Overview: A computed fold for a 703-nucleotide part of an RNA from a bacterium, annotated as large-subunit ribosomal RNA, domain II. The full RNA is in RNAcentral, with records from ENA.

Context: one part of a larger RNA
């Protein structure tokens, strides 16, 4: 791995507490422990009796003496806490008690299972591995360097030294065995739980080793690496204390039916635990024109959006005018000028979470009115879970008006929600799955083809395949408005012709003639021409404009808003409409048919609640109105083993168990009938568990 089979909330208490039955009892009482007798042939059990010793309850309030339907505090007869039961007029009723058994839950125990790493231990086992250390042996081929000392020789005064020989020194030197373990490749479910290949390092030593023996766990031994102490070392291994603790993870085993959460406040050595409280569920209990909720309608109080500038304060222009600064006249002193800074005033244009003369909509609280629902509201109770939340919309804080970001306030959604759209998707749109239907209508959202259903029907735009991603910006794209101008007494554009003259305007310049630069910008002929709007020239010169006329014939030119295009536009295979394609099958506007879901309707069934009705009652029938569900609270119920009733009942004419049709139950399951099987086994009523596995890297097995 796969299958079979074990495998997790139990048990035990004179234990608490609630709820349920039941026995007494409500004329204040219930109730027996312990221990004794009896029954039995005997022990134990169990059953009967006796045994009142406690225990709860009949009153409370006080720290207590204590007083008591009162206490208690206080000087108090005051207040004030905490208590004296309700209902009747009364009579009496109702609540109140206790015991046992069962059940939920809590509490003490391993306490729902499994699982540490550890910690003790006056218990013990190891030094056949490894370090140390002691006693005793035992091993290092071969080959090389040649220390002292010695001898002869030289030398010297003597020595010293020097040479040639001899010697064989040395944690020496190469280098096998023999110890080691540099690099490197291999191996890496290995040949091996540390090795092989080739390389390499020591190899007379502080050298290897062989057999004996000593040192033992907070202790040894350690040329010191926390290293070694038996494939185990920041405290060794075996047993016990032990089921150590685990606010931690992981598992926890059958069904249908009801209802249905929280991921928040508060404290918390507390934050991924818990405690109260909020939210969920069972039971109860109050009231009934009642009580909650929900809409109008009425009565508030608010100071936020907005707005404002009257207050705090920020802030631009001007005026106006205190002080200053600068300056002019000036010994001082005074006086005067200002395009410089400014209070206060006044005009004008702003800004504010922590400004406000003002001020909504929401929302919030009340309400005797209206209308609707009709216990959903309060109270007491048992029993939880949960206190990691997540994203859509709005207002806000932080932060960069960053973030699938981060804190919060509100509301929806998932969580705990499946249909159906969105190509595909927790959350987004659109509905909230009780079943069954080869019946209908609809929501979103579609309607050429993939693909159900308009190649629908008017009118417009759109030429970019824009639809089908994306700003600032930028442009004779295209349609529509609108507004100002010119125009048959001929504009707009082309063409033909003029475009002069005083004058080269003064000035300044070498120069400066419309055209470097400065000033000024007149006046004449004229149909019309600028002391010139560009190009040019060293300065003229030229070559165009403005302006005129002619030719031509009908609109031209300017701004501006508004609809769809366009460019801006760069990522690594083609990938930015789901595709295919589409010039509508693109957008805008209109309009009608259709298709689209578990929504709603039809038709039939299950179930829960609520009336009704019929029954002693279970339970029937009817109508209504629900029936999505995580954690979890409530309810009914199937299976398994054992036991009682049990004698009785099936079973070789075949039990249980496999296996395979077949039926019936909303399920869990039941039943029947072949075949195998070969001795057991049931129904029903009840009672008791070792009581239901697909998952704990779950335990044993098989394969």
């Nucleotide at each position: 791995g796969c299958c079979a089979g074990c495998g997790a909330g139990u048990u035990a208490c004179u234990c608490g507490u609630a709820c349920g039955u039941u026995g007494c009892g409500u004329u204040a009482g219930g109730u027996u422990a312990a221990g004794a007798g009896g029954u039995c042939a005997a022990c134990a059990a169990g059953c009967c009796u006796c045994g009142u010793a406690g225990c709860c309850g009949u009153a409370g309030c006080g720290a207590a003496a204590g007083c008591a339907a009162g206490u208690c505090u206080g000087a108090a007869u005051a207040g004030g806490g905490c208590g004296a039961g309700c209902c009747g007029a009364a009579a009496g009723g109702c609540a109140u008690g206790u015991a046992a058994c069962g059940u939920g839950c809590g509490g003490u125990a391993g306490a729902c299972g499994c699982g540490a790493a550890a910690c003790c231990u006056u218990a013990g086992u190891g030094a056949u591995c490894u370090a140390g250390c002691c006693a005793u042996g035992g091993c290092c081929a071969g080959g090389u360097u040649g220390a002292a000392g010695u001898a002869g020789g030289g030398g010297u005064a003597a020595a010293a030294c020097c040479c040639u020989a001899u010697g064989g020194a040395g944690g020496a030197c190469c280098g096998a065995a023999c110890c080691g373990g540099u690099g490197u490749a291999a191996g890496u479910u290995g040949a091996a739980a540390g090795u092989u290949g080739c390389u390499c390092g020591g190899a007379u030593g502080a050298g290897c080793u062989g057999u004996g023996g000593c040192u033992a766990g907070g202790g040894g031994u350690g040329a010191a690496a926390g290293g070694c102490u038996a494939a185990u070392c920041a405290a060794a291994c075996u047993g016990g204390g032990a089921g150590a603790u685990a606010g931690c993870u992981c598992g926890u085993u059958c069904u249908c039916c009801u209802c249905g959460a929280a991921a928040u406040a508060u404290c918390u050595u507390u934050a991924g635990g818990g405690a109260u409280a909020g939210u969920c569920u069972g039971g109860g209990a109050u009231a009934a024109a009642a009580a909650g909720a929900g809409u109008c309608g009425c009565g508030g109080g608010g100071g936020u959006a907005g707005a404002g500038c009257a207050c705090u304060g920020a802030a631009a222009g001007g005026g106006c005018u205190a002080g200053g600064g600068c300056u002019g006249u000036c010994a001082c002193a005074a006086c005067g000028g200002u395009a410089c800074c400014a209070a206060a005033c006044c005009c004008u244009c702003u800004c504010a979470a922590a400004c406000u003369c003002c001020g909504a909509a929401u929302a919030c609280c009340g309400u005797u009115g209206a209308c609707u629902u009709g216990u959903u509201c309060u109270c007491c109770u048992g029993g939880a879970a949960g206190c990691a939340g997540c994203u859509g919309g709005c207002g806000a804080g932080g932060g960069a008006u960053a973030a699938g970001c981060u804190u919060c306030g509100u509301u929806g959604g998932c969580a705990a929600a499946a249909g159906g759209g969105g190509a595909a998707g927790a959350a987004c749109c659109c509905c909230g799955a009780u079943c069954a239907u080869c019946g209908g209508c609809u929501a979103a959202g579609g309607u050429c083809c993939c693909u159900a259903a308009g190649u629908a029907u008017g009118g417009g735009c759109u030429a970019a395949g824009u639809g089908a991603g994306a700003a600032a910006g930028g442009a004779u794209g295209u349609g529509g408005a609108a507004u100002c101008g010119c125009a048959g007494u001929g504009a707009c554009a082309a063409c033909u012709a003029g475009g002069a003259u005083g004058u080269u305007u003064g000035c300044u310049u070498a120069g400066a003639a419309g055209c470097a630069g400065c000033c000024a910008u007149c006046a004449u002929c004229u149909a019309a021409a600028g002391a010139u709007c560009g190009c040019g020239u060293a300065a003229u010169a030229g070559c165009g404009c403005a302006c005129u006329a002619g030719u031509c014939a009908a609109g031209c030119a300017g701004u501006u808003c508004c609809g769809c295009g366009c460019c801006g536009a760069c990522a690594a295979u083609a990938c930015a409409c789901g595709g295919g394609a589409c010039u509508a099958a693109g957008c805008c506007c209109a309009u009608u048919a259709c298709c689209g879901a578990a929504g709603c309707c039809g038709u039939g069934g299950a179930u829960u609640u609520a009336c009704a009705c019929a029954g002693c009652a279970a339970u029937g029938u009817g109508u209504a109105a629900g029936u999505g569900g995580u954690a979890g609270a409530g309810g009914a119920g199937c299976a398994u083993u054992c036991c009682a009733u049990u004698a009785a009942c099936c079973g070789a004419c075949g039990a249980a168990g496999g296996u395979u049709g077949g039926g019936c139950g909303c399920g869990a399951g039941c039943c029947c009938g072949g075949c195998u099987g070969g001795a057991g086994g049931a129904c029903a009523u009840g009672g008791a568990a070792g009581a239901g596995a697909u998952u704990a890297u779950g335990c044993u097995g098989g394969c």